[in-house]
Context: one part of a larger RNA
RNA sequence: GGCGUUUGGUGGAUGCCUUGGCAGUAAGAGGCGAUGAAAGACGUGAUACUCUGCGAUAAGCCAUGGGGAGCUGAGAAUAAGCUUUGAUCCAUGGAUUUCCGAAUGGGGCAACCCACCUGACAGUUUCAUAUUGUUGCGCAAGCACUCAAUAUGUCGCUGAAACAGGUACUUUUAACCUGAAUACAUAGGGUUUUAAGAGCAAACCCGGGGAACUGAAACAUCUAAGUACCCAUAGGAAGAGAAAGAAAAUUCGAUUCCCUGAGUAGCGGCGAGCGAAAAGGGAACAGCCCAAACCAGAGAGCUUGCUCUCUGGGGUUGUAGGACUGGACAUUUGAGUUACCAAGAAACGAAGUAGUUGAAUGAUUUGGGAAGAUCAGCCAGAGAAGGUGAUAGCCCUGUAAACGAAACUUCGUUUCCUCAGCCCAGUAUCCUGAGUACGGCGGAACACGUGAAACUCCGUCGGAAUCCGGGAGGACCAUCUCCCAAGGCUAAAUACUCUCUAGUGACCGAUAGUGAACCAGUACCGUGAGGGAAAGGCGAAAAGAACCCCGGAGAGGGGAGUGAAAUAGAACCUGAAACCGUGUGCCU
Numbered sequence: 001g002g003c004g005u006u007u008g009g010u011g012g013a014u015g016c017c018u019u020g021g022c023a024g025u026a027a028g029a030g031g032c033g034a035u036g037a038a039a040g041a042c043g044u045g046a047u048a049c050u051c052u053g054c055g056a057u058a059a060g061c062c063a064u065g066g067g068g069a070g071c072u073g074a075g076a077a078u079a080a081g082c083u084u085u086g087a088u089c090c091a092u093g094g095a096u097u098u099c100c101g102a103a104u105g106g107g108g109c110a111a112c113c114c115a116c117c118u119g120a121c122a123g124u125u126u127c128a129u130a131u132u133g134u135u136g137c138g139c140a141a142g143c144a145c146u147c148a149a150u151a152u153g154u155c156g157c158u159g160a161a162a163c164a165g166g167u168a169c170u171u172u173u174a175a176c177c178u179g180a181a182u183a184c185a186u187a188g189g190g191u192u193u194u195a196a197g198a199g200c201a202a203a204c205c206c207g208g209g210g211a212a213c214u215g216a217a218a219c220a221u222c223u224a225a226g227u228a229c230c231c232a233u234a235g236g237a238a239g240a241g242a243a244a245g246a247a248a249a250u251u252c253g254a255u256u257c258c259c260u261g262a263g264u265a266g267c268g269g270c271g272a273g274c275g276a277a278a279a280g281g282g283a284a285c286a287g288c289c290c291a292a293a294c295c296a297g298a299g300a301g302c303u304u305g306c307u308c309u310c311u312g313g314g315g316u317u318g319u320a321g322g323a324c325u326g327g328a329c330a331u332u333u334g335a336g337u338u339a340c341c342a343a344g345a346a347a348c349g350a351a352g353u354a355g356u357u358g359a360a361u362g363a364u365u366u367g368g369g370a371a372g373a374u375c376a377g378c379c380a381g382a383g384a385a386g387g388u389g390a391u392a393g394c395c396c397u398g399u400a401a402a403c404g405a406a407a408c409u410u411c412g413u414u415u416c417c418u419c420a421g422c423c424c425a426g427u428a429u430c431c432u433g434a435g436u437a438c439g440g441c442g443g444a445a446c447a448c449g450u451g452a453a454a455c456u457c458c459g460u461c462g463g464a465a466u467c468c469g470g471g472a473g474g475a476c477c478a479u480c481u482c483c484c485a486a487g488g489c490u491a492a493a494u495a496c497u498c499u500c501u502a503g504u505g506a507c508c509g510a511u512a513g514u515g516a517a518c519c520a521g522u523a524c525c526g527u528g529a530g531g532g533a534a535a536g537g538c539g540a541a542a543a544g545a546a547c548c549c550c551g552g553a554g555a556g557g558g559g560a561g562u563g564a565a566a567u568a569g570a571a572c573c574u575g576a577a578a579c580c581g582u583g584u585g586c587c588u
Base pairs, nucleotide, nucleotide: 001587002586003585004584005583007581008580009579015573016537017536020508021507022505023504025502026501028499029497030496031200032199040099041098042055043054044053046078047077049075050074051073061094062093063092064091065090066089070082071081072080105114106113107112115167116166117165118164119163121159122158123157124156127153128152129151130150131149132148133147135144136143137142169197170196171195174192175191176190177189178188204235207231208230209229215222219269245252246251256283257282258281259280266274267273287489288488289487290433294313295312296311297310298309299308300307301306318467320432321431322430323429324426325425326424327423329421333420334419335418336417344416345415346414347413348412349411350410351409352408353407355403356402357401361376362375363374364373365372377394378393379383385397386396387395438462439461440460441459442458443457444456448474469484470483471482472481473480524531525530544572547559548558549557550556
C1' cells in the first nucleotide's frame, strides 16, 4: 500500500409523522368608502425586541346575553395584581379610534410643514341686576345723586401655548347678489345652502380600442384572434328579451343555458384552416309600460283664432288595433313591493350570529407507560373524528338525538293597507315612433374572405309610404305565407369566487404540496419596473444534566444525576451512500 472484516467520524438519503398546501361539494355572502375605505406609519404592556390585538379611553372602555373557575395573547419568564359582589373567555350592539392614505384648508420628498374663520378657554372693558361693605342724607324708620369688592348676564377688544369644529373639486337643489354681445332681458359670474360623486377590491359581464410570435412546413389574402393587453361602466350576477321572428305543415309562439343536430350545410391563396342555423330533447318560465289620435285644465306666443308647452285622463296592436259614435253590464273579482302604478305597518314563524343536555368497564398480565393480551361485562337514534406515556364505542373533547337568544340580521306566512272596469256593434273621419326605412359610394359584423350576398351596424351623399300602408321569407320579380321597424322595462334557468361556515379526496407529505408547514413576498439582489430563496421533527413529560474533575472564570470532554432510552444532550427521531479514520486477519 492492497483485499476482507470490525468499529467510529462526516453527511443527511430513507422510513414514519404533519401544524401547511391542492382540488371538488353544499349552503351563505357577493362588497368596503367623505359617518374617511383598502393599504400603511407611529405609538400602546411593569420589563429590550418581534408577531398578534388595540388607538392618547391605546393586549383595551360601556351595555346586553352566554358561561362558571380560573385569569393577566405568543416567542418566555419574574414581579405585581384581578376573580363566586361571577373575572378571563364567547356573541350582539355601542363609545373611543393619533398621523398618512381618494385625502378633500394650502403645500409636500406619504405618515411632515404652514394656515385662516368660528367656538370654547383666559384676560380686559361697557351696561344691567343681586349681595356685602363704605360714603352721604336723615331724629329714627330708612333712602340712593357716592365709591369699592364679589357673583351672574351682556356690548366690545385682546390671544403666548394648547383644544374642538369648519374651510378641496365637479355635478345637483334652493335663495340672493351681480351681469355681456344688446335697450329691457338672457347667457355667464359670485356667495350661501342641499344632496351626490371621487378611491379600493380575486374572478365573472357589457362596451370602446387592439397586437405580434405562431400556422400556412417560405410569404403577402388568411391564421393566431377580436386572443393577449390597455381604457371605461356596472351588478350580485351582467347582457339578452316579449317577433317588422323562425319557418313551409293540419306550423310554432319572448329571452337565456345545456344535449343533439354536426365537424353536417357552408366559407376558404377551396390552402392552412374557419364553421353555423332550424327542427328535436331538457333546465327555467312572466309578462308589461309609453309616444300619438281624442278629452279636460293651466300657461306662453307681435298672424286674435289658431299654434305650441306642461299636467291629468285615454291608449298600446297584425285575424290589425285604438281614438270616435251607439248600446249593454258592473262593484263582483283580480293583483301587489323584481318589471307590470305606488308607499308601507304589525303580529307570528323559521334560519343565522354565543351556547346547553348528552349512554355505556372493570380486574389480571407484559411493559417506563395499556388503549395491547387474557377473563368477565355494558351502551348504542351515539362503532364520525381527535386526544390521552403503544392500538380506547364505554378515560377526555366530542358524536346521534334533543333544546336554546336580551341584542342584531335575513327570509316566509297572515292581517291591515294599496292599486285596477269589462263586453258588443258601426267603419265616414283621425292616429299608430322621419332626415327614419331604403338606395349609391366606402367599411365592419354576420360560420359566410365581395361573392349571385340577402339580413344587421357605421361614415358620407341622396331620400319614401301612411292601412287601398309597410317589412321579411339569402340577388331580383311575381304568387303565396309570416310579421308590424324607426320608444322603453322585465325575475328564473347561466358565468365567477377575494371571502364565511360545514364537510370530502384511489390529492401532496418537507428537492413534494402554494413562492411561503418555520415571524415569506421575509432575507437578499436591482437606480427602478421587478426578481426572489434556504430553513419542519429531543422526550410521554424539561424531568433540558445539581455537584465534582481537566481546561483560558473557555471551547470541548470525563464522572455523577434524570430518563424506558443520552450512540434521545439541545449541531438533539431514524441515520443509507460518497468521503476520512480505528482495531484485526491475509498478501506485498
This is a predicted structure of a 588-nucleotide part of an RNA (large-subunit ribosomal RNA, domain I) from Chaetoceros curvisetus. RNAcentral holds the full RNA, with entries from ENA. Its mean pLDDT, the model's own confidence on a scale to 100, is 82. The source organism's lineage runs through Eukaryota, Sar, Bacillariophyta, Chaetocerotophycidae and Chaetoceros.